[in-house]
Context: one part of a larger RNA
RNA sequence: GCCAGCGAGUUGUGGUAUACGGCAAGGUUAAGGGACAUCCGUUCUGGAGCCGAAGGGAAACCGAGUGUGAAUAGCGCGUCUAGUCGUAUGCUGCAGACACGAAACCAAGUGAUCUAUCCAUGACCAGGUUGAAGCUCGGGUAACACCGAGUGAAGGACCGAACCAGUAGAUGUUGAAAAAUCUUUGGAUGAGUUGUGGAUAGGGGUGAAAGGCCAAUCAAACUUGGAGAUAUCUUGUUCUCUCCGAAAUAACUUUAGGGUUAGCCUCAACUGUGAGCAGUCUGGGGGUAGAGCACUGAAUCCUCGCGGGGGCCUACCGGCCUACCAACAGGAAUCAAACUCCGAAUACCAGAUUGUCAGUUGGGAGAUAGACAGUGGGGGAUAAGCUUCAUUGUCGAAAGGGGAACAGCCCAGACCGUCAAUUAAGGUCCCUAAAUCUACGCUAAGUGAGUAAGGAUGUGAAGUUUCUUAGACAGUUGGAAUGUUGGCUUAGAGGCAGCCAUCAUUUAAAGAGUGCGUAACAGCUCACCAAUCGAGAGACUUUGCGCCGAUAAUAAUCGGGACUAAAGCGUAGUACCGAAAUUACGGGUUCCAUGUUUACAUGGAGCGGUAGGAGAGCGUAGUAUGGGCGUCGAAGCUGUACCGUAAGGAGCAGUGGAGCGCAUACUAGUGAGGAUGCAUGGC
Numbered sequence: 001g002c003c004a005g006c007g008a009g010u011u012g013u014g015g016u017a018u019a020c021g022g023c024a025a026g027g028u029u030a031a032g033g034g035a036c037a038u039c040c041g042u043u044c045u046g047g048a049g050c051c052g053a054a055g056g057g058a059a060a061c062c063g064a065g066u067g068u069g070a071a072u073a074g075c076g077c078g079u080c081u082a083g084u085c086g087u088a089u090g091c092u093g094c095a096g097a098c099a100c101g102a103a104a105c106c107a108a109g110u111g112a113u114c115u116a117u118c119c120a121u122g123a124c125c126a127g128g129u130u131g132a133a134g135c136u137c138g139g140g141u142a143a144c145a146c147c148g149a150g151u152g153a154a155g156g157a158c159c160g161a162a163c164c165a166g167u168a169g170a171u172g173u174u175g176a177a178a179a180a181u182c183u184u185u186g187g188a189u190g191a192g193u194u195g196u197g198g199a200u201a202g203g204g205g206u207g208a209a210a211g212g213c214c215a216a217u218c219a220a221a222c223u224u225g226g227a228g229a230u231a232u233c234u235u236g237u238u239c240u241c242u243c244c245g246a247a248a249u250a251a252c253u254u255u256a257g258g259g260u261u262a263g264c265c266u267c268a269a270c271u272g273u274g275a276g277c278a279g280u281c282u283g284g285g286g287g288u289a290g291a292g293c294a295c296u297g298a299a300u301c302c303u304c305g306c307g308g309g310g311g312c313c314u315a316c317c318g319g320c321c322u323a324c325c326a327a328c329a330g331g332a333a334u335c336a337a338a339c340u341c342c343g344a345a346u347a348c349c350a351g352a353u354u355g356u357c358a359g360u361u362g363g364g365a366g367a368u369a370g371a372c373a374g375u376g377g378g379g380g381a382u383a384a385g386c387u388u389c390a391u392u393g394u395c396g397a398a399a400g401g402g403g404a405a406c407a408g409c410c411c412a413g414a415c416c417g418u419c420a421a422u423u424a425a426g427g428u429c430c431c432u433a434a435a436u437c438u439a440c441g442c443u444a445a446g447u448g449a450g451u452a453a454g455g456a457u458g459u460g461a462a463g464u465u466u467c468u469u470a471g472a473c474a475g476u477u478g479g480a481a482u483g484u485u486g487g488c489u490u491a492g493a494g495g496c497a498g499c500c501a502u503c504a505u506u507u508a509a510a511g512a513g514u515g516c517g518u519a520a521c522a523g524c525u526c527a528c529c530a531a532u533c534g535a536g537a538g539a540c541u542u543u544g545c546g547c548c549g550a551u552a553a554u555a556a557u558c559g560g561g562a563c564u565a566a567a568g569c570g571u572a573g574u575a576c577c578g579a580a581a582u583u584a585c586g587g588g589u590u591c592c593a594u595g596u597u598u599a600c601a602u603g604g605a606g607c608g609g610u611a612g613g614a615g616a617g618c619g620u621a622g623u624a625u626g627g628g629c630g631u632c633g634a635a636g637c638u639g640u641a642c643c644g645u646a647a648g649g650a651g652c653a654g655u656g657g658a659g660c661g662c663a664u665a666c667u668a669g670u671g672a673g674g675a676u677g678c679a680u681g682g683c
Stems, first nucleotide, its partner, number of pairs: 001683004005678002011095013026051003032045005055062002065077004098236002101233001105226006116200009125190001127159003130155001134151006163187003168183004202218001204214003239617006249262005264366001265364008276356009290342001291340002296336003300332004307325002309322005370395010400411003415587004420583003426577003429561003435574001437573006448563001454548002458545010475532005481505003486500003511526001515524002588607008618671001620668007628660002636655005642649002
């Protein structure tokens, strides 16, 4: 891990609701006792007690009333009857109360054969080194001191085995080992090591102190008990079908992952037909979107210029100037959630009408973590698969088709069956069902098939305007002159550094010069003119589709192949495909109505579903009654193509070798795949 077995809403006693039954203004006995009975028990007593039949008041008390009150008022609670005892079921209180699960708390005991410290009594420490004090001798001193040599054998002295320890590394890590091995290392006469016996015990010991150690267990040991502690937590909770079907909100909460009440679901009873809901019509109030500037504010320009600043004049009064600021007013153009002279659509309210069921009371819940999408807002950065409201939808609890794949997007809500049909979204070249469809355009970028500011003689459409056979635009040929080197400036300034002016002449035309160029000239060129050529050319605006901008590490942004008068884009159209939608045929089932009448027929409306409510069943074990089967083979097991909408049920064959079905009713240790389930077994 698999298989088999076991494994979780039970029982007692109160309450409450419903169903059924007995009796009924009453209902009912409990303990106990008698009789019967082999056991289980049955029956007869037993009226104590309990509930009900009367309430009101704190009470006295009164009583169909009573309390309050001065009240005969008003108001509150009552009166105008149905209960009670059982059985079953749902829920609930108290009990372990669906099962398993803590860390912990308390009590009584057991532990110092491990380890910590201590006590008593023993044991042990190869070998080597160093050489303190003291002492002796000699020197030395007034005497000491002191010095030298020797002797001596001290030391938490030195090196290093045993012994004790455990520094570093490697190995080991389902180990040889629940702490070791190897190499290396520290101590090794001491605060040393060790044997034996003994002492200290759990909020206690012991601790050269690490919260260390106290038997592989220590921030409070272990064993048993209280004990099935408690667990707003996690996990698990066992057969089937049918009907309905949520919530993720509000208020409060030592409350926020939990609760209580309400809202939302379900079941029953009762009451009602227009209350409720939906459509249409009519009538309303509003101050949102938008808009506006009439108010409140913000804010730009212009005109006017109260007032102020600055300068000047002035003894004072005052005056003048001002490229400064600027009120009010006027003109122009704006902005606002907390502005409004205005002002929708919706929504909301009321009435009418049409169509439809709605409400109350009681029993049972679940849920109170929501998610995304569209729209309107707040927060954020007009960020987030962000967050928080409102509103609608989907998911949640919804399968099917589309979207390549993809809870929340689009279409559409699956009772069952059919090798029938029509459609939706979306599609129709191949993968892949259906148009290589029709008509007219666009795109050349594989754009389509990811993106901006910005950029560009890409190309299509529409338009404005200028020039043009009196010859435009482009090209080619030629000219482009004179006064004059304009004046000034300057070293120079001659069209072309700069400043000023920018005339006139000859002309077909030619600027006191468009750009290169020179030190300055020169030179080249342009504007402009002529010739040649021969029909359109230039500028601008709006718009369709494209281009560049465009960088991420394997090649990866059409699902792929592939596609170019498309298989791309736009407009219009006709076909077709396409779902569990709709239709057709057959069947099942729920509710309602009608008819028959107790289960049928017809008609209508339904039948996705998590939490959850309600209903109907299947199977297992046992009991009672009835009626059966079995050695001519029971149960069990194995195989099997049968029956039933399901849980399930038969038949037959083999095996097996003695008990077992069926019907009705009752009772329950009654259904397993899950609980990191079970010191149950097997493999």
This is a predicted structure of a 683-nucleotide part of an RNA (large-subunit ribosomal RNA, domain II) from a Chlamydiia bacterium.
Its mean pLDDT, the model's own confidence on a scale to 100, is 85.
It matches the Rfam family "Bacterial large subunit ribosomal RNA".